[in-house]
RNA sequence: CCUCGAAAGGGCAAACCCGCCGCAAGACGGGGACGCAAAGCCAUGGGCCUGGACUUGUUAACAGCGGGCUCCAGGCCGCCAGGCUGCCGCAG
Repeated sequence: CCUCGAAAGGGCAAACCCGCCGCAAGACGGGGACGCAAAGCCAUGGGCCUGGACUUGUUAACAGCGGGCUCCAGGCCGCCAGGCUGCCGCAG
C1' cells in the first nucleotide's frame, strides 16, 4: 500500500411518532433503532418518485381516471454504477 472485517473506542440512523417547511415527492429539528466500514461528500450515468406541459385512451361532450422511448421543473446517493475523501488493525 492492497485485500479483508476479528477486537476495541467511537460514528451514522430505517420504519414509526412529534414539530416545522413544501402543491407533492421530500427536506430540516427532536425522539427512536431496522440496519450500515464509507449509511461521509458529489444528482455525473442508469433507475425510482413528485408536480406541470404536451399527447393519447375511456366519454356524445365535460369532469374524473388511466397510458406515454416526449418536454420542463423538482426529489431520492440507506437502489445500482462512477468520482472525491476517510478511523482502527486480529489476519493475509

A computed fold for a 92-nucleotide RNA from a Planctomycetota bacterium, annotated as c-di-GMP-I-GGC riboswitch aptamer. It was read from a public genome assembly, where an Rfam model found it. Its mean pLDDT, the model's own confidence on a scale to 100, is 84.